About this RNA: Transfer RNA from a Candidatus Staskawiczbacteria bacterium, 75 nucleotides, folded computationally. It matches the Rfam family "tRNA".
């Protein structure tokens, strides 16, 4: 220097290809029930508007661009 992946709660992952209900699961955490306690297990809640910015378009995590960071290949 050139191509290709990958960034979504605390953590790991879905969704993305085919744009549509303001965003699911697991694991953590938090209350609350069971227990003598803890742990198990059950009942609820909280927490990310999708790495920055921009365009498209009624509507964007999703699709163009362009940056940044990680990574893989090629030279």
């Nucleotide at each position: 220097g050139c191509g290709g992946g990958c960034a979504u709660g605390g953590u790991g992952u879905a969704g993305c290809c085919u744009g549509g209900u303001u965003a699911a699961c697991a694991c953590g955490c938090c209350u609350c029930c069971c227990u003598g306690u803890c742990a198990c297990g059950g009942a609820g809640g909280a927490g990310a508007c999708c790495g920055g910015g921009g365009g498209u378009u009624c509507a964007a995590a999703u699709c163009c661009c362009c940056c940044u960071g990680c990574u893989c290949g090629c030279g």

The source organism's lineage runs through Bacteria, Bacteria candidate phyla and Candidatus Staskawicziibacteriota. The sequence was found in a public genome assembly.